RNA sequence: AGAUGGCCGGAUGGCUGCGGGGUUUCGCAAGAAGCUUCGAGGAAAGUCCGGGCUCCACGGAAACACGGUGACGGAUAACAUCCGCCGGGGGUAACCCCAGGGAAAGCGCCACAGAAAUGAAACCGCCCACCGGCCUAAAGCCGCGGCAAGGUUGAAAAGGUGCGGUAAGAGCGCACCGCGUCUCUGGCAACAGAGGUGGCACGGCAAGCCCCACCGGGAGCAAGACCAAAUAGGGACGGCACGUCAUCCGUUUCCGGAUAGCCGUCCGGGUAGGUCGCGUGAGGUGUGGGGCAACCCACAUCCCAGAGGAAUGGCCAUCCAGCGCAGGGCAACCCGCGUGGACAGAACCCGGCUUACAGGCCAUCU
Numbered sequence: 001a002g003a004u005g006g007c008c009g010g011a012u013g014g015c016u017g018c019g020g021g022g023u024u025u026c027g028c029a030a031g032a033a034g035c036u037u038c039g040a041g042g043a044a045a046g047u048c049c050g051g052g053c054u055c056c057a058c059g060g061a062a063a064c065a066c067g068g069u070g071a072c073g074g075a076u077a078a079c080a081u082c083c084g085c086c087g088g089g090g091g092u093a094a095c096c097c098c099a100g101g102g103a104a105a106g107c108g109c110c111a112c113a114g115a116a117a118u119g120a121a122a123c124c125g126c127c128c129a130c131c132g133g134c135c136u137a138a139a140g141c142c143g144c145g146g147c148a149a150g151g152u153u154g155a156a157a158a159g160g161u162g163c164g165g166u167a168a169g170a171g172c173g174c175a176c177c178g179c180g181u182c183u184c185u186g187g188c189a190a191c192a193g194a195g196g197u198g199g200c201a202c203g204g205c206a207a208g209c210c211c212c213a214c215c216g217g218g219a220g221c222a223a224g225a226c227c228a229a230a231u232a233g234g235g236a237c238g239g240c241a242c243g244u245c246a247u248c249c250g251u252u253u254c255c256g257g258a259u260a261g262c263c264g265u266c267c268g269g270g271u272a273g274g275u276c277g278c279g280u281g282a283g284g285u286g287u288g289g290g291g292c293a294a295c296c297c298a299c300a301u302c303c304c305a306g307a308g309g310a311a312u313g314g315c316c317a318u319c320c321a322g323c324g325c326a327g328g329g330c331a332a333c334c335c336g337c338g339u340g341g342a343c344a345g346a347a348c349c350c351g352g353c354u355u356a357c358a359g360g361c362c363a364u365c366u
Base pairs, nucleotide, nucleotide: 001366002365003364004363005362006361007360008359010319011318012317013316014315015314016313018039019038020037021036022035023034024033025032026031041343045354046353048352049351050350051349052348053220054219055218056217066216067215068214069213070212072084073083074082075081086100087098088097089096090095101211102210106209107208108205109204110203123151124150125147126146127145131143132142133141134140159177160176161175162174163173164172178200179198180197181196182195183194184193185192186191224276225275226274227273234267235266236265237264238263239262240261246259247258248257249256250255283302284301285300286299287298288297289296290295320341322339323338324337325336327334328333
C1' cells in the first nucleotide's frame, strides 16, 4: 500500500413523559392512584426470492400452456441463499468476477465499415505449369485460366507458428500447439491427465425465438375465526285499521281476489364495535462433540417489544471516540475551552438477498 472475514455503532447517573404486562389500595361499578418489570435494528428499509400460518380451489396421475431455475457434490423446512469443488476470465499476489445446459433439431439476427458476415468472399494483390488471347511457334504481356500467402475493413474473415513444397499458393506434406474423436488412468461427480487417431470438417449471438432437464395451484394477517348493538331493510305470527283511490290477476263490463298502512313479539343476515389470531420460536446464550466448511447433534441456561395507523421520547450532569482553537514540550505527548456521534423507526412470523450507513475496533493474509 492492498485483500478477506468478523464485531461495535456512544457509556453511566438523575429528573420527567409515553406504550405493554404484573400487583396493591380506593371504588357498587366504570375507573383512579401507587409500586414493580419489559420496551427497535444491523439493516426494523426495498418487498426482490424462499418458507411457516390462514382461507379459497382441487378425486388421482399425466400432458399441454405459462412462469422460474440451469456445471458438479453437499447444507437446509425451503431457496434465485450458503459451503466445498470444477471450468472460464482478471490481478505480480493475497484475492475477485461469471444467467456457467444446448449453436452437427430448426428459424432468425450479425449495425457501421468492408470485396466478402456464412450454400463465405476476391477490392488491392500473387502466378503464367495447364487452357485461351495478342500470334503459327518461342519469349513477353495478359484473362473469361490458376490462387488466397500478403495488404485493406471489422467485435468477429473457415485453425496458429515454423520447415518443406509449388508457376504462385494452399493441412498439399511434416513437427509442435489448438480443436474434434476413441481408449486408458484418477476422481462420487463436474472434470483432469496420458496415449492413439482425424488433416480441420463445426464463425458469433440462446439476458432472440427455440430445444433439453428440473421446480411451481391462487390469494394474503385488510389472511382468517368468534361475539355482536343502535338505526334501516328482510321473514314468521298476532292485533288494529277497512279505503275502494292506485297497481296486478281472472279476455272485457259486473263481480271476486291479492298487494300497499300502524303496533307488538320472535327469527335470520350484514354494519359499527369488541375478542382471538399475536409471539415459546426452523428462538437466544454458553459448553462439549462431529464435519475442510455451510451446518448438525447433545447438555445446561434464559424469556427478550407488541397495538390500534402505531409507545420506545425530552432535559441536565459527568465521561468516551472524533474535530477546531489557544498554551507547554525537541518529540511521543500533556493540559484548557468550544464543538460533537451516521443510516434509519418493529406492525403475523422466520431464512436469505439487495440497498443506506459518521466513526471506530479486532483477526488473518499478500